[in-house]
Large-subunit ribosomal RNA, domain I from uncultured bacterium zdt-33i5, 595 nucleotides, folded computationally.
It matches the Rfam family "Bacterial large subunit ribosomal RNA".
Context: one part of a larger RNA
């Protein structure tokens, strides 16, 4: 030195564990903010570094409920000083306080700081000082002022209301790549994706046919399954890729513009032409035209509506029209009928019930043996609408917390019902006819240039529109994939609309052939911490004594050490806080063999 065995050191794999993660399901909630948010800075404890909580009333204050014996959060044991059956700590509802920064909003600013003005109060002999409130911008409405410049307008100001910022995904809209694929690359693809911007809601968007279809019909929109990787598009390459129709989910329909009538205002005309009709009286800024606003009317495609005249049906009463009578129209009241707060108009209150935010009741076991410990063994019982789960010195239905089941809210929120309430109808409606007044205009359509449609200019319809031209009103107009005819079908150029659908930052409950500390979140621990970077930003490592600290009194060596030897605790100390198990690499000690 090598080999072997035994015993150690080092090291922290493995096993076991789980306070932490992660996916999904079902409910809830789907926002917070000038009444100052999200997020922070600085403070705040008897002693206080960090975390948590809170805000100069500062681990808290008031109140209403719950609860019932201890309590003064965690790290973190003890001490001090206190609180508490006159109900503390704790849990829940409501309220008060809430420094400074931050949209930050009096002005400024290198965030958490500096400097003001107006006004109320306190204080002073007076100033300084202390303290409450207000003072940003934009928009809307109303009002006050007010230039050049006469009226006016611009501008200025006051009051009231609103907005602003943050937030995970989902949504709609305005912009909009490239890598890549095409085995290169340019049309094409990737992709209307990523990303940027604007705006909104609990969903958004879409939506009641100028839709489809095909000789038969359907009947708003949205979502799913099939149709179908079909028909098609395509340097006919790579690739892209429908619809009708069928089956489901969910269902809900409405309001306007115009014609016509009336009122008000403005303006033009301009003196009787007029004032609903008949008769009589009376009136005269009346009437007529135009425009705007408001009210009635009206909303459709077997075309609808208006106007005109006709037929039929219809509760009561009162009032109005320039006056009286008649007729007609309109308004109101009572009665009757119906509907309603998600659209079709729109608020609120009361009450009842359910739910949410604390909780309460809640069954049933003993012995024996082993053991440090019984929940294990054996014996004998019991409960069960409860044998989900967790804890307890090993594996517990009956020890503890719970679980099944039942009960419960002063207060706040929420859903539903009822009543009050509000609105509508009755007050008009139905039928057939005449008339040709209306039926959404720089629109439809066309030319040129683009874009969207599965559809790349193609035979290219359809939809959108930058630009130029530019219709018709039912004897009308659009569509049916060039175009024309026939036929069919629908009615654009105004608007609203729940549900079925998408998502999950957040709360609760549950669940997993999900992970188990190099895994699972980056983070089971002081984690977005330490640390790195000027900055944007990057970003760790690090869990486990024991049932219980019972965490080794006392003695000895040693530096009043570190560390160790005894002793003691414990089931165990080779469980001693460098602590469960304790692999390998690596380093030793002893013994044997070999050289």
């Nucleotide at each position: 030195a090598g080999c072997a065995a035994a015993c150690g050191g080092u090291g922290g794999a493995u096993g076991c564990c789980u306070u932490g993660g992660u996916g999904c399901u079902g409910a809830g909630a789907g926002g917070c903010g000038a009444u100052g948010a999200a997020g922070g800075a600085c403070g705040u404890g008897g002693a206080c570094g960090g975390c948590u909580g809170c805000g100069a009333u500062a681990a808290g204050c008031c109140u209403c409920g719950g609860g019932g014996a201890g309590c003064u959060g965690c790290u973190a044991a003890a001490c001090a000083a206190g609180c508490u059956u006159u109900g503390a700590u704790c849990c829940g509802g409501g309220g008060a306080u809430u420094u400074c920064c931050g949209a930050a909003u009096g002005g400024g600013g290198a965030a958490a700081c500096c400097c003001a003005c107006c006004u109320g109060g306190g204080g002073u002999a007076a100033u300084g000082c202390c303290u409450g409130g207000g003072u940003a911008u934009c928009c809307a409405u109303a009002c006050c002022u007010g230039a050049a410049u006469a009226c006016a307008u611009a501008g200025g100001g006051u009051a009231u209301g609103g907005a602003g910022g943050c937030g995970a995904a989902c949504g709609c809209a305005g912009g909009g790549a490239a890598c890549u694929g095409a085995a290169a690359c340019a049309u094409c693809u990737a992709a209307g994706u990523a990303c940027c911007u604007g705006c909104a809601g609990g969903a958004a968007g879409a939506g009641a046919a100028a839709u489809c279809a095909a000789u038969a019909g359907a009947g708003a929109u949205u979502c799913c399954c099939a149709a179908a990787g079909u028909a098609g598009c395509g340097g006919c390459g790579a690739g892209c890729g429908a619809a009708a129709u069928g089956g489901g989910a969910a269902u809900a329909g409405c309001c306007u513009a115009a014609a016509c009538c009336g009122a008000u205002u403005a303006u033009g005309u301009g003196u009787a032409a007029g004032c609903c009709c008949g008769c009589a009286g009376g009136c005269g800024u009346u009437g007529c035209g135009u425009a705007a606003u408001c009210g009635g009317g009206g909303u459709c495609g077997u075309g609808g509506g208006g106007a005109c005249a006709g037929u039929c049906c219809g509760g009561a009463g009162a009032g109005u029209u320039c006056u009286g009578c008649g007729a007609a129209a309109c308004u109101c009241u009572c009665g009757g009928a119906g509907a309603g707060u998600u659209a079709c108009a729109a608020a609120a209150u009361a009450u009842c019930u359910g739910c949410a935010u604390a909780a309460g009741a809640g069954a049933a076991u003993g012995a024996u043996c082993u053991g440090g410990a019984a929940a294990g063994u054996u014996c004998a019982g019991c409960c069960a609408u409860a044998g989900c789960g967790g804890g307890u010195g090993a594996u517990a239905g009956c020890c503890c917390c719970g679980u099944a089941u039942c009960u419960g809210a002063a207060a706040u929120g929420u859903a539903g019902g009822u009543a009050u309430c509000u609105c509508u109808c009755u007050g008009g409606g139905a039928c057939a006819g005449u008339u040709a007044c209306c039926c959404g205009a720089g629109u439809a359509g066309c030319g040129c240039g683009g874009g969207g449609c599965a559809c790349g200019a193609g035979a290219a319809a359809c939809c959108c529109u930058g630009u130029g031209c530019g219709a018709a009103u039912c004897a009308g107009g659009g569509a049916g994939g060039a175009c024309c005819a026939u036929c069919u079908u629908c009615c654009a150029a105004g608007g609203c609309u729940a549900a079925a659908u998408a998502c999950u930052a957040c709360u609760c409950a549950g669940u997993g052939a999900c992970c188990g500390a190099u895994a699972g979140u980056g983070a089971a621990c002081a984690a977005g911490u330490a640390c790195c970077g000027u900055g944007a930003g990057g970003g760790a490592a690090a869990g486990g004594u024991g049932a219980a600290a019972a965490g080794u009194a006392c003695c000895c060596c040693g530096g009043a050490g570190a560390g160790g030897g005894g002793a003691g605790u414990g089931a165990a100390a080779u469980a001693g806080u460098a602590c469960c198990u304790g692999a390998a690499a690596c380093c030793g000690u002893u013994u044997g063999c070999u050289u």
The coordinates come from a structure-prediction model, not an experiment, and the mean pLDDT is 83.
The full RNA is in RNAcentral, with records from SILVA.